[in-house]
Molecule: transfer RNA
Organism: Treponema sp.
RNA sequence: GGCGACAUAGCUCAGUCGGUAGAGCAAACGGCUCAUAUCCGUUUGGUCAUUGGUUCAAGUCCAAUUGUCGCUACCA
Numbered sequence: 001g002g003c004g005a006c007a008u009a010g011c012u013c014a015g016u017c018g019g020u021a022g023a024g025c026a027a028a029c030g031g032c033u034c035a036u037a038u039c040c041g042u043u044u045g046g047u048c049a050u051u052g053g054u055u056c057a058a059g060u061c062c063a064a065u066u067g068u069c070g071c072u073a074c075c076a
Base pairs, nucleotide, nucleotide: 001072002071003070004069005068006067007066010025011024012023013022019056027043028042029041030040031039049065050064051063052062053061
C1' cells in the first nucleotide's frame, strides 16, 4: 500500500425489520441504620466519531473523511 471490524451517557455495553435513545456500574438525593457499609427508591447525565446523501422518518441504509484494532506482504 491492500482488506476487514469497530466508534452510542463519565466507564462497560445493548439497541431486533428504518418508526419515542436504553441497561448495568458510577455520581447526586432520599429511605433504612446509633453510625458506616450493604440493600431499596428517585433523579441527573447523549452533537449516536465528522460531513454529505436516500427517506414522510436514520443510531440503523449509502458515500467520503477521521480515529482505534486486526489480517495480509506485492497483488496494481